A computed fold for a 144-nucleotide RNA from Acetobacter cibinongensis, annotated as FMN riboswitch aptamer (RFN element).
RNA sequence: CGACGUUCUCAGGGCAGGGUGUAACUCCCUACCGGCGGUAAGUGGCGUAAGCCAUAAGCCCGCGAGCGCCUGCCAAUGGCAGGGUCAGCAGAUCCGGUGCAAAUCCGGGGCCGACGGUCAUAGUCCGGAUGAGAGAGAACGGUA
Numbered sequence: 001c002g003a004c005g006u007u008c009u010c011a012g013g014g015c016a017g018g019g020u021g022u023a024a025c026u027c028c029c030u031a032c033c034g035g036c037g038g039u040a041a042g043u044g045g046c047g048u049a050a051g052c053c054a055u056a057a058g059c060c061c062g063c064g065a066g067c068g069c070c071u072g073c074c075a076a077u078g079g080c081a082g083g084g085u086c087a088g089c090a091g092a093u094c095c096g097g098u099g100c101a102a103a104u105c106c107g108g109g110g111c112c113g114a115c116g117g118u119c120a121u122a123g124u125c126c127g128g129a130u131g132a133g134a135g136a137g138a139a140c141g142g143u144a
Base pairs, nucleotide, nucleotide: 004141005140006139007138008137009136010135017029018028019027031124032123033113034112035063036062037061038060042055043054044053045052046051058111059110066089067088068086069083070082071081072080073079074078093109094108095107096106097105115127116126117125
């Protein structure tokens, strides 16, 4: 240095202003927000250099929660527990510029957002959730 093991900690943001209406943070105009890993021509740092480190994408690749599905139990139109991709659902990007090269840079425009609830249709309110979790970090152990 370190495959791997154990334990612990951490791990999501957002309706401001106006309109209509009995009623809307749900509709309309306008506003606001962007989980985790990877990739990278940007940025910062180190190095004589090769290069290394940190950071950088909502819509490029993949993952997560959620719905569904399957299994079991029960007081059974349902509820609870388990499985974890298993039928399936699970969003969204173009134009211009620079350049050898742009899906990530620069400029501009556009678009997207689980389920249940609700005096009225929800990315932003309430709820499952003091949950789960992609993963991140620390401590200890640790082959050769």
Model confidence (mean pLDDT): 75 of 100. NCBI's taxonomy places the organism under Bacteria, Pseudomonadati, Alphaproteobacteria, Acetobacteraceae, Acetobacter.